[in-house]
Molecule: small-subunit ribosomal RNA
Organism: uncultured rumen bacterium
RNA sequence: AGAGUUUGAUCAUGGCACAAGAUGAACGCUGGCGGCGUGCCUAAUACAUGCAAGUCGAGCGAGAAAUUAAGAAGAAGCGUUUUCGGACAAAUCAUCUUAAUGGAAAGCGGCGGACGGGUGAGUAACGCGUAGGCAACCUGCCCUUAGCAGAGGGAUAGCCAUUGGAAACGAUGAUUAAAACCUCAUAAUGCCAACAUAACACAUGUUGAGUUGGCCAAAGAUUUAUCGGCUAAGGAUGGGCCUGCGUCUGAUUAACUAGUUGGUGAGGUAACGGCUCACCAAGGUGACGAUCAGUAGCCGACCUGAGAGGGUGAUCGGCCACAUUGGAACUGAGACACGGUCCAAACUUCUACGGAAGGCAGCAGUAAGGAAUCUUGCACAAUGGGGGAAACCCUGAUGCAGCAACGCCGCGUGAACGAUGAAGGCCUUCGGGUUGUAAAGUUCUGAUCUGAGGGAGGAAGAAAGUGACGGUACCUCAGGAGAAAGCCCCGGCUAACUACGUGCCAGCAGCCGCGGUAAUACGUAGGGGGCAAGCGUUAUCCGGAAUUAUUGGGCGUAAAGAGUGCGUAGGUGGUUACCUAAGCGCAAGGUUUAAUCUUGAGGCUCAACCUCAUUCUGCCUUGCGAACUGGGCUACUUGAGUGCUGGAGGGGAAAGCGGAAUUCCCAGUGUAGCGGUGAAAUGCGUAGAUAUUGGGAAGAACACCGGUGGCGAAGGCGGCUUUCUGGACAGCAACUGACACUGAGGCACGAAAGCGUGGGGAGCAAACAGGAUUAGAUACCCUGGUAGUCCACGCCGUAAACGAUGAGCACUAGGUGUCGGGGCCGUAAAGGCUUCGGUGCCGCAGUUAACGCAAUAAGUGCUCCGCCUGGGGAGUAUGCACGCAAGUGUUAAACUCAAAGGAAUUGACGGGGACCCGCACAAGCAGCGGAGCAUGUGGUUUAAUUCGAAGCAACGCGAAGAACCUUACCAGGACUUGACAUCCCCCUGACAGGGCUUUAAAAGGCCCCUUCUUCGGACAGGGGAGACAGGUGGUGCAUGGUUGUCGUCAGCUCGUGUCGUGAGAUGUUGGGUUAAGUCCCGCAACGAGCGCAACCCUUGCCUUUAGUUGCCAUCAUCAAGUUGGGCACUCUAGAGGGACUGCCGGGGACAACUCGGAGGAGGGUGGGGAUGACGUCAAAUCAUCAUGCCCCUUAUGUUCUGGGCUACACACGUGCUACAAUGGCCGGUACAGCAGGAAGCGAAGCCGUGAGGCGGAGCGAACCCCAAAAGCCGGUCCCAGUUCGGACUGCAGGCUGCAACCCGCCUGCACGAAGUCGGAGUUGCUAGUAAUCGCGGAUCAGCACGCCGCGGUGAAUGCGUUCCCGGGUCUUGUACACACCGCCCGUCACACCAUGGAAGUUGGUGGUGCCCGAAGUCGGUCAACAAAUCUACUGCCUAAGGCAAAACCAAUGACUGGGGUGAAGUCGUAACAAGGUAGCCGUA
Repeated sequence: AGAGUUUGAUCAUGGCACAAGAUGAACGCUGGCGGCGUGCCUAAUACAUGCAAGUCGAGCGAGAAAUUAAGAAGAAGCGUUUUCGGACAAAUCAUCUUAAUGGAAAGCGGCGGACGGGUGAGUAACGCGUAGGCAACCUGCCCUUAGCAGAGGGAUAGCCAUUGGAAACGAUGAUUAAAACCUCAUAAUGCCAACAUAACACAUGUUGAGUUGGCCAAAGAUUUAUCGGCUAAGGAUGGGCCUGCGUCUGAUUAACUAGUUGGUGAGGUAACGGCUCACCAAGGUGACGAUCAGUAGCCGACCUGAGAGGGUGAUCGGCCACAUUGGAACUGAGACACGGUCCAAACUUCUACGGAAGGCAGCAGUAAGGAAUCUUGCACAAUGGGGGAAACCCUGAUGCAGCAACGCCGCGUGAACGAUGAAGGCCUUCGGGUUGUAAAGUUCUGAUCUGAGGGAGGAAGAAAGUGACGGUACCUCAGGAGAAAGCCCCGGCUAACUACGUGCCAGCAGCCGCGGUAAUACGUAGGGGGCAAGCGUUAUCCGGAAUUAUUGGGCGUAAAGAGUGCGUAGGUGGUUACCUAAGCGCAAGGUUUAAUCUUGAGGCUCAACCUCAUUCUGCCUUGCGAACUGGGCUACUUGAGUGCUGGAGGGGAAAGCGGAAUUCCCAGUGUAGCGGUGAAAUGCGUAGAUAUUGGGAAGAACACCGGUGGCGAAGGCGGCUUUCUGGACAGCAACUGACACUGAGGCACGAAAGCGUGGGGAGCAAACAGGAUUAGAUACCCUGGUAGUCCACGCCGUAAACGAUGAGCACUAGGUGUCGGGGCCGUAAAGGCUUCGGUGCCGCAGUUAACGCAAUAAGUGCUCCGCCUGGGGAGUAUGCACGCAAGUGUUAAACUCAAAGGAAUUGACGGGGACCCGCACAAGCAGCGGAGCAUGUGGUUUAAUUCGAAGCAACGCGAAGAACCUUACCAGGACUUGACAUCCCCCUGACAGGGCUUUAAAAGGCCCCUUCUUCGGACAGGGGAGACAGGUGGUGCAUGGUUGUCGUCAGCUCGUGUCGUGAGAUGUUGGGUUAAGUCCCGCAACGAGCGCAACCCUUGCCUUUAGUUGCCAUCAUCAAGUUGGGCACUCUAGAGGGACUGCCGGGGACAACUCGGAGGAGGGUGGGGAUGACGUCAAAUCAUCAUGCCCCUUAUGUUCUGGGCUACACACGUGCUACAAUGGCCGGUACAGCAGGAAGCGAAGCCGUGAGGCGGAGCGAACCCCAAAAGCCGGUCCCAGUUCGGACUGCAGGCUGCAACCCGCCUGCACGAAGUCGGAGUUGCUAGUAAUCGCGGAUCAGCACGCCGCGGUGAAUGCGUUCCCGGGUCUUGUACACACCGCCCGUCACACCAUGGAAGUUGGUGGUGCCCGAAGUCGGUCAACAAAUCUACUGCCUAAGGCAAAACCAAUGACUGGGGUGAAGUCGUAACAAGGUAGCCGUA
């Protein structure tokens, strides 16, 4: 930083989608270590259990356990002694009493539980941020200063006793202490009141000094160091209140508000204040968005971005709010209080049923919800907090540890050498390539790991003591490559390719899109690419997106200028002087917590992380400046307006008048039609139409003039006259002196259609009727015809209301018309020059995607308004407003698509245009279509009727020849390395041929006969194993090759240059001309190539060469060019010549060329052939051949017999023969050319009616053979189904062939069908052509009416290009590009999806009114001794609750409306070409 996707291609517009970064993440696969962080985003859901706020005995009383001492009575009985009965007595045990020590639990009292910790429900707010203010305030503990502490009193908890209750918790009586409480004293610099005074100030006011009067205080403890207490003043800290500015979305929320806004007075508060109350006034807020609704804690910051911005508000820090929900106060310095109190509600627990208890949004933890978020850990060692004089106690704050790849950062999974490039895998053109130095192997290393040893800092103000983490970090030694790699991707975007499988299936996909038998896109494998302890996916945000554009977009045609004006608010605004200083600029100061970010350093081995320093766009204050903007004031005239003069005009409104035409009525003339159309008919007319003449009536519109001429803001305005009236323009420069421009809302005008009321109604004419057309025709065409069109009044308010172009001002080359006015020149006119205002065309610069615009801008600038942001859904739904209605205005979403759209380009196409050509039409000739037959095809049939060819361009085509063979088809029988090829092994010397047998036949069996050799073998046959053979099996849409066709049409391209942003254009178009892109001229083109033409073959004339098998003029011979002779001629076949618009004349442009003529055998490419450009048709052919892939392999191969391809109701194509007299038949008679011939052509002669047979001369052929018919001459037939025609059939024959039954050809005799010239339609042919006549050849044993050739005889017509068909060039339109066999619209039917309406139903939200009213503050009353105070009752306020009416939001609802999507459904054909009736807009 871009890139993909609309098109055949292009440019631009425009959406969609991608690559980057990020996260409190989750999910899938995987997982070695460490450091630092982070971890319920959902249910502010409910919580078991433990802990999270206590402390002070140096405030007080009382004082348990325990200890000590003494004593009392007692128990037990050690020791000594003993008369064994006992005595003495230290020590022990338990109880009690006293004293002392001790200080548990509870209590009074003090301080702290308002901090710390959690959460984000509520809140759109002075809540937060920022900057200020309080002269309107408070502040415990702490600090400073000044002072003080005298004297008394009465209670109360605890404790004890009695007692209620299940419990919680009480009740009564007695008694007791204090730093608890109360009274008195003292007292000012305190407070209150009054008086007088000074200074200051920002309005109320504040401050100081003074006089007088009144009022108010205290507490002690002790270890004697100290710590406390009270008053006053000040500080510090923390708070309270007020204000400026900023702070999301919706106007389909436009009005809101009664304590509401203000005042006076009072109350209340720490304090101001409607904060509360009484009275008075009627205010206050709002398009600069009030109110209402929705959403949301705010910020420092975090993510992204070049920035401006956009998004977010986890962790850390500041503020706020909340603590199950709602209300309330108490205490206190501080709360209306998370682990306090009272009440109400819901829920949970206990209960003896009477009542009680509870609140994890503290730390852990549980359940639930969810895609999802941790341990019921250790310690107060550190930091900090509370209490205490202190020791110390408490501290789930905090410090640490645990769990989780959740994130960031770091490290590792080894290193070096190692080629036979191992094995294996994969691919392969089978050669090899790749995996790959990768492995193995050798030599090393030890960060991580394991073990051992040592071992911190963190601990502070001297010494000592104190470590949860932790024997952790770190250091040393030893061991051992050992224990440590995955995930995604590989069609393009986007780095990375092959094989197999699959076969529009399975699947992939972010977009474009892959998959229908050769998938780099699916799945797997190999290989490769990327990242790496992670990798992908999903979700979300920003970026790319200049795709909301301030930076930084647009609006003629792509989305987008309101139909037009007037004008309010607002925005913007000419020249001059002075003042001001709000904006603006400069400087300084304050603030902007810390952290974060940037930059520079430093510390952990580095980094993440941490630390230090620095910087930082905002706001406020002060000072200065005065160019610009604003404000004030002064002046000006050029913007704007007024005045005067003048002319132009379909500008508007009203009234009156006019002629032409149409129709109707009356009358006359007049007679059979008129009218209408593509053609008709309906209609009118003998009751007299149409036509024509005269008279009359009525309504509407105003010919000519008339003009890209005029006027108007637009819509729009057209006969003439009058009246009223608006605006513009020109000239003058008298007046005003910026009065201006634009213009959200608002108001007015606004075509046609339509609506209401009343008129009017000639013509025209929706609807409607009839007639046509048509498959239908609710249309187009015709005949009628009602609303309407017209007028008056009132609505409607829309149009493709368009220049698809908002208004205003200024500037920027020209040229040429036209309308209105003025000036100058011109004697006048004509005319010329110039100027102002309008209206057109062309055109430069510039601009634009291009087209185009171009002083009337779409150019260059300024000001203001309106509008746009992909297509469809949809200008629809809903809501609201307007309307009599029709409807109009405003105006969405769900869902769906990857496009929709613009301009231009090349083609193709058009029932568009112009020009040109062609047997294309026309003019002719002969046909086809009718008949019979032949042949091919379709269809049908069949065991099979093998396959292919399908408009032209399949159909006498492949097939230049199906009885067997062919043959591919069918039935049946056989074979399986095979009928054919290569390789290997073994055996044999054959195989073939002949005979016999068998069979349907082949195959098979037997017999006879039977190689070469240099002895190695070759060759052949048989047998065997497998590689393989084989396939007319599939795919012509995998292919090569070949072919058809447009079309022998004149086209198709390239190089360089030029033009265009580009696709492309130019050249190749134009003027002529040609058969021709043939040639000439012109030209931003100049040249060139493939085509055309020519070169080639043949034919037409001549010359020359050569004369055998050809020829014969002359000579000879003769039946005969038979022979001698000759090569002149014909002919043959070689080489040449000849024709080139060369010559003359006319036309043309002095050209190309054309017309005419001469000469010439031939005249304007002489005739014919071969020759087929770039390409089109996925044209034909896998069955000529070749070939990829797939398929079959005792068969889809090979072989044999028989059958079939020859069928037959029918349909079509192509031919033959005819229908006759230009003929048939009979007889006679003449003249070709191209060819072919040895398994051949076959003569003469003979036989047969004939096909043919016998025969075998001659000929490998200019020698021999096959050979003419129409024609000509003569005769006959006499117009008939015939002496035409020959089908069909019978009989008899011939030929070929193993074989003519299915199924050949020919002959003779007999039979003698249809057919008398062919409907619609259609084919060929322009001269040696059509027509007609025969001949030859290929294939071939035989079989041609077909095919390919040959010659004989030999016409008619062509005015011409209007039309049909095909083609070419130019141009035009296009919504086509698979290209008109295109595209495409709507209803209906079916399926699915979202949505609107709907009788209603359900749930919720916020307020309103009424009822009831807990706790509590405040107030009142009564009683008890004074007071404080308590209790009882009560008033106001009031939570929850109940009732009611509407509103709003959401869900749902029988039925119903349209919409979207869907494969090939139905009906038509509306649009795109003049789309076949030009299309489109508004309306009915």